[in-house]
The RNA shown here (SAM/SAH riboswitch aptamer) has 50 nucleotides and comes from Roseivivax sp. The coordinates come from a structure-prediction model, not an experiment, and the mean pLDDT is 76. The source organism's lineage runs through Bacteria, Pseudomonadati, Alphaproteobacteria, Rhodobacterales and Roseivivax. It matches the Rfam family "SAM/SAH riboswitch aptamer". On this family, see Weickhmann et al., Nucleic Acids Res 2019: "The structure of the SAM/SAH-binding riboswitch". Gene Ontology terms of the family: regulation of gene expression and S-adenosylmethionine metabolic process. The model forms 93% of the base pairs in the Rfam consensus.
RNA sequence: ACCCCGUCACAACGGCUUCCUGGCGUGGCGGAGGACAUUUCAUCGGAGCA
Numbered sequence: 001a002c003c004c005c006g007u008c009a010c011a012a013c014g015g016c017u018u019c020c021u022g023g024c025g026u027g028g029c030g031g032a033g034g035a036c037a038u039u040u041c042a043u044c045g046g047a048g049c050a
Stems, first nucleotide, its partner, number of pairs: 004031007013022001015049003019046002
């Protein structure tokens, strides 16, 4: 350096946004060190204005 887990943040995406939800794509921090884990799959909207 890579990989795994947890957490936080930036953040593509709407006709519009002092709000919410989700998170394409990324970054920071911490942990583990042949150990742990054992099969999965976003939205494309809500509220308000027109």